[in-house]
RNA sequence: AAUGGCACAGGAGAUGGCAUGCCUCCUGCCCCGGCCAAGGCCGCGGCGAACCACCUUCGGGUUGAUGAUGCCUGCACCGCC
Numbered sequence: 001a002a003u004g005g006c007a008c009a010g011g012a013g014a015u016g017g018c019a020u021g022c023c024u025c026c027u028g029c030c031c032c033g034g035c036c037a038a039g040g041c042c043g044c045g046g047c048g049a050a051c052c053a054c055c056u057u058c059g060g061g062u063u064g065a066u067g068a069u070g071c072c073u074g075c076a077c078c079g080c081c
Stems, first nucleotide, its partner, number of pairs: 009027005016072005022067001028047003032043005053062003
């Protein structure tokens, strides 16, 4: 230095929000400024990754506000007042 693994942390999981000691996936680089125990940390910005459903004879068709669970909100159907 590269690759792989683990821990912590951050991010993502086809229509909204919150929670979860849960599940899966991604995680790097650069510029500037500050702090310091000099090896790291913090802040801002840029780029990047995960992510952006399924089937199909390509004409078209299918499920769902969850990754999963609970609650709220929205929409649809039925019944009652």